[in-house]
RNA sequence: GCGCUCGUGGUCCAAAGGACACGACGCCUGCCUACGGAGCAGGAGAUGGGGGUUCGAUUCCUCUCGGGCGCG
Numbered sequence: 001g002c003g004c005u006c007g008u009g010g011u012c013c014a015a016a017g018g019a020c021a022c023g024a025c026g027c028c029u030g031c032c033u034a035c036g037g038a039g040c041a042g043g044a045g046a047u048g049g050g051g052g053u054u055c056g057a058u059u060c061c062u063c064u065c066g067g068g069c070g071c072g
Base pairs, nucleotide, nucleotide: 001071002070003069004068005067006066007065010025011024012023018055027043028042029041030040031039048064049063050062051061052060
């Protein structure tokens, strides 16, 4: 330099054009309890960045940033 792939809450991840962006752990609040780190209920929190296509983009296209793999 070229190609492929990944980037989503604090962490790990699902969604592959459409409905409130799924879930787990963690965090916060309440309940329970002799106590709470166990159990129950509720809650906050995310699509790397810019542009484009589309009625609609996490998804498709493009540029860019970062990680990984391969080739030279």
Predicted 3D model of a 72-nucleotide RNA (transfer RNA) from a Candidatus Omnitrophota bacterium. It was read from a public genome assembly. The source organism's lineage runs through Bacteria, Pseudomonadati and Candidatus Omnitrophota. Its Rfam family is "tRNA". Rfam classes the family as a transfer RNA.